[in-house]
A computed fold for a 110-nucleotide RNA from a soil metagenome, annotated as SAM riboswitch aptamer (S box leader).
Rfam family: SAM riboswitch aptamer (S box leader). Its family is annotated with regulation of gene expression in the Gene Ontology.
The coordinates come from a structure-prediction model, not an experiment, and the mean pLDDT is 80.
RNA sequence: UUAUCAAGAAAGGUGGAGGGAAUAGACCCUUUGAAGCCUUAGCAACCCUUUAUUAGUAAAGAAGGUGCUAAAUUCUACAUAUACCUGAUUAAUUAAGUAUUGAUAGAUAA
Numbered sequence: 001u002u003a004u005c006a007a008g009a010a011a012g013g014u015g016g017a018g019g020g021a022a023u024a025g026a027c028c029c030u031u032u033g034a035a036g037c038c039u040u041a042g043c044a045a046c047c048c049u050u051u052a053u054u055a056g057u058a059a060a061g062a063a064g065g066u067g068c069u070a071a072a073u074u075c076u077a078c079a080u081a082u083a084c085c086u087g088a089u090u091a092a093u094u095a096a097g098u099a100u101u102g103a104u105a106g107a108u109a110a
Stems, first nucleotide, its partner, number of pairs: 001110005010040005018029003023077004041069003046065002048061005073105001078102002081100004086095004
């Protein structure tokens, strides 16, 4: 820089109190055993392999390099765009809220 991020897939050993990226809030997991580490298994198909091809791509595969295996990247935060709703007032503005969208941040791959 580009692409993807509501799908999918866990057991054992060790360990012994935290964990869900960071800040804040909410919510959740956890002594019926957290994080970390190891082993095995699995998921997926980014790289990869094969075939077809109009060269854009499509289908199949899983040996190898990564990744992943609670909850949407757990949810919210920012923006104003759209829709809805409530309140206030100078009556067409303003403020709060909800949903969608986008942005930011983050993760993974090339």